Predicted 3D model of a 1468-nucleotide RNA (small-subunit ribosomal RNA) from a Candidatus Nanoarchaeia archaeon. It matches the Rfam family "Archaeal small subunit ribosomal RNA". For this family Rfam cites "Crystal structure of the ribosome at 5.5 A resolution" (Yusupov et al., Science, 2001). Its family is annotated with ribosome and structural constituent of ribosome in the Gene Ontology. The RNAcentral record of the sequence draws on ENA and SILVA. Its mean pLDDT, the model's own confidence on a scale to 100, is 80.
[in-house]
RNA sequence: AUUCCUGUUGAUCCUGCAGGAGAAUGCUGCUAUUGGGAUUCGAUUAAGCCAUGCAAGUCAGGGGUAGCAAUACACCGGCAUAAGGCUCAGUAACACGUCGAUAAUCUAACCUUAAGUCUAGGAUAACCUUGGGAAACUGAGACUAAAACUGGAUAAAAGAAAGAUACUGGAAUGUUUUUUCUUUGAAAGGUAACGCUUAAGGAUGAGUUGGCGGCUGAUUAGGCUGUUGGUGAAGUAAAGGCUCACCAAACCAAAGAUCAGUAGGGGCCCUGAGAGGGGUAGCCCCGAGAAGGGUACUGAGAUACUGACCCUAGCCCUAAGGGGUGCAGCAGGCGCGAAAACUUUACAAUGCGCGAAAGCGUGAUAAGGGAAUCCCAAGUGCUUAUCCAUUGGAUAGGCUUUUGCCAAGUGUAAAAAGCUUGGAGAAUAAGUGGUGGGCAAGACUGGUGCCAGCCGCCGCGGUAACACCAGCGUCCACGAGUGGCAUUCACUAUUAUUGGGUCUAAAGCAUUCGUAGUUGGUUUGUCAAGUCUUUUGUGAAAUUGUUGGACUUAAUUCAACAGCGUGCAAGAGAUACUAACAAGCUCGAGACCGGGAGGGGACAAGAGUAUUUCAGGGGGAGCGGUAAAAUGUUAUAAUCCUUGAAAGACUUCCAGUGGCGAAGGCGCUUGUCCAGAACGGUUCUGACAAUGAGGAAUGAAAGCUAGGGGCGCAAAGCGGAUUAGAUACCCGCGUAGUCCUAGCCGUAAACGCUGCGAGCUAUGUGUUGCAUAUUCCUAGAGAAUGUGCAGUGCCUAAGUGAAGACGUUAAGCUCGCUACCUGGGAAUUACGGUCGCAAGGCUGAAACUUAAAGGAAUAGGCGGGGGCUCACACAAGGAGUGGAGUGUGCGGUUCAAUUGGAUUCCACCCCGGAAAUCUUACCAAGAUCGACGGCAGAAUGAAGGUCAGAUUAAAGGUUUUACCUAACAAGCCGAGAGGUAUUGCAUGGCCGUCGUCAGCUCGUGCCGUAAGGUGUCCAGUUAAGUCUGGCAACGAGCAAGACCCACAUGUAUAUUUGCUAACAUUUCAGUAAUGAAGAAUGAGCACAAUAUAUGGACUGCCUGUGAAAACAGGAGGAAGGCGUGGGCAACGAUAGGUCCGUAUGAUCUGAAUAUCUUGGGCUACACGCGCGCAACAAUGGUAGGGACAAUGGGUCACAACUCCGAGAGGAGAAGUUAAUCCUCAAAACCCUAUCUUAGUCUAGAUCGAGCAUUGAAACUCAUGCUCGUGACAACGGAAUUCCUAGUAAUCGUUCAUCACUAUUGAACGGUGAAUAUGUCCCUGAGCCUUGCACUCACCGCCCGUCAAACCAUUCGAGUAGGGUUCAAAUGAGGUCUGUUUUUUAGAAUAGAACAAAUUUGGAUUCAAUAAGAAGGGUUAAGUCGUCACAAGGUAUCUGUAGGGGAACCUGCAGAUGGAUCACCUCCU
Repeated sequence: AUUCCUGUUGAUCCUGCAGGAGAAUGCUGCUAUUGGGAUUCGAUUAAGCCAUGCAAGUCAGGGGUAGCAAUACACCGGCAUAAGGCUCAGUAACACGUCGAUAAUCUAACCUUAAGUCUAGGAUAACCUUGGGAAACUGAGACUAAAACUGGAUAAAAGAAAGAUACUGGAAUGUUUUUUCUUUGAAAGGUAACGCUUAAGGAUGAGUUGGCGGCUGAUUAGGCUGUUGGUGAAGUAAAGGCUCACCAAACCAAAGAUCAGUAGGGGCCCUGAGAGGGGUAGCCCCGAGAAGGGUACUGAGAUACUGACCCUAGCCCUAAGGGGUGCAGCAGGCGCGAAAACUUUACAAUGCGCGAAAGCGUGAUAAGGGAAUCCCAAGUGCUUAUCCAUUGGAUAGGCUUUUGCCAAGUGUAAAAAGCUUGGAGAAUAAGUGGUGGGCAAGACUGGUGCCAGCCGCCGCGGUAACACCAGCGUCCACGAGUGGCAUUCACUAUUAUUGGGUCUAAAGCAUUCGUAGUUGGUUUGUCAAGUCUUUUGUGAAAUUGUUGGACUUAAUUCAACAGCGUGCAAGAGAUACUAACAAGCUCGAGACCGGGAGGGGACAAGAGUAUUUCAGGGGGAGCGGUAAAAUGUUAUAAUCCUUGAAAGACUUCCAGUGGCGAAGGCGCUUGUCCAGAACGGUUCUGACAAUGAGGAAUGAAAGCUAGGGGCGCAAAGCGGAUUAGAUACCCGCGUAGUCCUAGCCGUAAACGCUGCGAGCUAUGUGUUGCAUAUUCCUAGAGAAUGUGCAGUGCCUAAGUGAAGACGUUAAGCUCGCUACCUGGGAAUUACGGUCGCAAGGCUGAAACUUAAAGGAAUAGGCGGGGGCUCACACAAGGAGUGGAGUGUGCGGUUCAAUUGGAUUCCACCCCGGAAAUCUUACCAAGAUCGACGGCAGAAUGAAGGUCAGAUUAAAGGUUUUACCUAACAAGCCGAGAGGUAUUGCAUGGCCGUCGUCAGCUCGUGCCGUAAGGUGUCCAGUUAAGUCUGGCAACGAGCAAGACCCACAUGUAUAUUUGCUAACAUUUCAGUAAUGAAGAAUGAGCACAAUAUAUGGACUGCCUGUGAAAACAGGAGGAAGGCGUGGGCAACGAUAGGUCCGUAUGAUCUGAAUAUCUUGGGCUACACGCGCGCAACAAUGGUAGGGACAAUGGGUCACAACUCCGAGAGGAGAAGUUAAUCCUCAAAACCCUAUCUUAGUCUAGAUCGAGCAUUGAAACUCAUGCUCGUGACAACGGAAUUCCUAGUAAUCGUUCAUCACUAUUGAACGGUGAAUAUGUCCCUGAGCCUUGCACUCACCGCCCGUCAAACCAUUCGAGUAGGGUUCAAAUGAGGUCUGUUUUUUAGAAUAGAACAAAUUUGGAUUCAAUAAGAAGGGUUAAGUCGUCACAAGGUAUCUGUAGGGGAACCUGCAGAUGGAUCACCUCCU
């Protein structure tokens, strides 16, 4: 400031609403120093009721009473009391506003002018006397006056008739004037001032009336009978059906009559940029009312707030006969409520009434009091020193005194304020709300623990709360105020005139015709209604603005000017446009003519195949149906083949994003009739048009009525399957129906989800019809190409759009008309109306509930979607597991305890790489421990020590005695140490899995409003996002690869503790030849080995394929295409695992959850699971003999060697802190012998006896050795694991842990296969694409019944009421017209119309209440299913019909808002 912010999502852009921020009105919480001003203060609810006092009197007219008088009092009389004041019930109306009319009227008091004011008379109140009555009041008698009243006269007025001539005016029915007649018929005095009467005029005030203007509802469409008009009367101040008699039958209404609801209207007020929207109690103007109604009287004026009469309801008095009363005046009271003041002062001012005046009266008014009602203004201090300190605070001192306080004067009707003067003293004065975001301000402290609570909205709170409750803050905002609740406007272009929309978000009627209305081509003329210009009048004041003035300023107030009221009326002018009138035009529209196109419609006749049935013939066992079956059918002959007949329905191919039709819809052939469109035309009419509220017609399928017809199909129904169930999907039957005729219904996803008409705005390319040109031609109603018009498709520029998309067939630009929308649900509902035979259709709300619902697109995830690719994933094989025995881990159970963790892959020989004690966390028993501070205790000796005793299973514990030493102290409160106590969902670190995967990102650019995309895609290729080529991308990073280690090969250097080829020795064996020994010496470093350095492999070379990358084959080479095997291993995810490795926040414990000791337990055992071991034997067992490794380890250790023992082992003991010594024996294997298919000479569990080793300790609970015992087991169901080469399988060795114990784990070597070169079937993974209502991401989301609670609503036999209205009965009362009358301002009586009120009955409407019935909404964890979203597992949805616990299922017709694959056609 013409404005935004928060909230739907994983994120985005929209649509859309909800909320916040502003202003105003009322109430309210907390708090509060003062002054001024104001049109503030019982309007909102109860126009409810009122005690008490006051609110209207006054006066040289008159006669009285009292008094000496002034004067006072009541009465007669005059004027006033119709104003002022209060309120807003009623009223939708000429009530109000504004402009007019009155030629249809009145006007007291006032002003002006003119004339007049003569005469006569009788009463009456007061007073006096006297009655009635409780009172209010009232009767009788006798006096008396007037400006009271009456008779007469004149003036005068009114009317009628007949003239006349002037005036005003738009128009005489007006005014003036003459004559005649009729009727009515003035005066008041007073000495005077002053009055009175008549007429005319003015002024003022009022009455009546017209145009225009301003609420809601059609779920109110017809209303009205004095109604509409006329004639004549009555009545009025006055026109008029205002009233009456008669006559006519009109009048109002879709431009909303009537009815219903609501409401006083305006100036103005609030809000807003304005247009508007909302309000209108106060101040002003108008109206209306006076407890609810009615009526007249008086009067100039009333149908009269503080007058009269009557009825009704209420209240009061009463002597019970009868009376009185009306605060919506000022105070005040009760009641009602969220809600509103004193029973004050004064007539001093202003005004009003009366009066000649003085004056009197005045709750009008002026003043004061009260109120955080609003507006304005001011203040709550300044400063020095010291201290604490952070800007601030405290103490002491100084300054100032606005304001407040005190005193005097002035001021005022009386006060007060103010003004003048003086005094003391910082004294007398700060809160409210907030502090997560929006939204300024705390990542402060404590408490609480989805509790208590907060929150406008989003949201916060489940033990670390910036959000609750408190405290603190140097926090924030405003400040004598500041918050809350309710309402209104703005925000909101969410009602859109200014200024919105409708393909998919809410929204185009199913389609056409057409009435009213709205809009309308082109030329000329006329007119001047609209329109425009100008002038005049009016639109009250206040309010608003500007300027100036008065209060110290301001608010406030005064004045001037402007503005406002956006208007109305009148006059003058303009004539472009619109309208009107007149005359034309042809391009819109229509008509006509021509030859063509067409499933356009109606009717009739005919045809065709198939199907079913029947009949004849043939044939002879199944047929049929499904994923598989069964029901069914068939020996009474089916299915099948063949011939014929009948019936009903239908119309293959052609057939096409091709044609026709308004839409629905239309498809065999021929004929008749009817209609429309396109093209062409040198024809005609001449704007005849566009749209279209109401209205009318047409309108698929289903459905209804009646009559036919029924082959096939097929809701319902009956069976068979499937299934947990299966009211379904599948199968077999099958009725309505489907067909025809005549009617009804009137709806569909009736869709292009796109209303109709007109104009304008780039192309390209198909196709249909007509016309036309050229070429070809088989010469035809031919073909091709081009052009024009009309249709029908696709792609696309500009443009538009939230985007998807649309794009001359617009969703672009512009115009006309029309229908519809305004958050979601409740609700295609209820009630009412209307249509229908019914089913139902059309119209169509509210209460209540809710913060979103929704559209398009994006990224991911997912799919019982698709494509490509990969992996011991499958396939091909090998070996197993699963059966039995046993080891071990887990579950379960048990137990005092069987400590704890880990639980799909990713727990289960895992943490634990080794539980007899220890470990150890568990259980039982016993015992011990508090740094530091405070309190109580302690030199009257705490605590400790030594010897001995007691207690005890034992003990360092406890306790007793004695001695030693000498200062602390665990009794209490805090605070600690410690904690394998809790939280792995508070964490660090480490690790597992996805992942033996190939992905994950960035910079710049480009695309998109944006989220985001591109790059990272496509074609090849790779183990690989590996590389090549293409491409709005070009590059880069982390992963991959490279790299590092080991192994395989060579070379160089080095040579002890290693090695020994050659040389020389030595020793041993042997007669010798010769052989052996590097565990002999010299010597040497060739070889081996070890160590270091380095070479080598790169698709480098050749052939083939290929564009390249690369692939296949080959050569050479120790090694070939990543050489082999490891290490490292992305962005991230998994709240994965670990607080019991360590670390660590918080919590807890703290003399026990800390610490120590002994014993037990972790080793239990009906059972279930996982992983292993050894087996079931002959590829073997047993016995004897023989051969070949590597990695490692070693001093509380490895131990050669010797001796003893059957063995385990024992007794000695050299060497070795290690390429030196030891461990060290390898086993499978080979040779020889034996066993001969057996529960065995297999297998070894279990058990018995004895021995050995480690260790304080071997029972629970270790290992080994010897002898004996000799179980199950004879190759393992469903299922399932591992493995692609030095691998599997098999064989042993070493080490870790370790006092002892290995079927474990980690490493090492020995022997050493089979199969695959394929695929995506299973499992899983990657990429691309598609659908999605999922995003906590399919272990997702989500629907309906039933059950429970609460809420509002609908229907409802009824019940008891209110309002309005109609009819009837009774009928107070006054009015009018008569009559009578002794009292004449009267009384009585008759009639007429009006008519309050009461009663009865009906209609309508409103709310209340009700047994019961119904649907709806809401509510963390109820039941049943699984309807929808992916092809959601039977695609979904619409209309309709039937069925079913429920979502739903099925039939018929339709839509795509359906995935996937294939084909046709069209386009690029």